[in-house]
RNA sequence: UCGCAGUCUCGGCUCGAGCGGAAAGGAAGCGGGGGAUCCAGGUUGUUGGGGCUAGUCGCGUUCUGCGCGUAGCGCCGCCUCUUUGGCGCGAGCCCGUCAGCUAACCCCGUAGGCACGAGAGAGAGGACGG
Numbered sequence: 001u002c003g004c005a006g007u008c009u010c011g012g013c014u015c016g017a018g019c020g021g022a023a024a025g026g027a028a029g030c031g032g033g034g035g036a037u038c039c040a041g042g043u044u045g046u047u048g049g050g051g052c053u054a055g056u057c058g059c060g061u062u063c064u065g066c067g068c069g070u071a072g073c074g075c076c077g078c079c080u081c082u083u084u085g086g087c088g089c090g091a092g093c094c095c096g097u098c099a100g101c102u103a104a105c106c107c108c109g110u111a112g113g114c115a116c117g118a119g120a121g122a123g124a125g126g127a128c129g130g
Base pairs, nucleotide, nucleotide: 001113002112007027008026009025014022015021029110030109031108032107033106034105039100048098049095050094051093052092057069058068059067060066072089073088074087075086076085078125082121083120084119
C1' cells in the first nucleotide's frame, strides 16, 4: 500500500529454565450470505440457476491460445474535495438443481499479496517537531 481481513482477551494443556510470545477458543468491530407480510415475478426447460469480487461486456483471431477495446476499479507518499497530467488492473474462486426483495431470526469470513521516488494547481483541516 491493495483488501472486510485492525483490535482486545480466561483457564488448562502443548511449544518446556525463566520472562515473553504463538496456536486453539472467545468478544466487540468490520464484511458477506440465507430468511416473512407487502411488492415484484406466470411455471417448466442441461442452452440449468445463483454467490463473493472493481474484475463485466463487445469485436476479432492463425480459435479455447491470444489480440484490441470496454462497464467498473486502484495508484502518483499527512488527510479530504475538485481540476488536470500520467501509470496500472479489468482476474480468480465458490454453491450444487436451490436461493427476487425481505422485519424478526439463522449462518459464515476476519485471509492473502505487494512496494522504495513518490506529478501539478487550489482550498480547508489535522498531526508531529522547534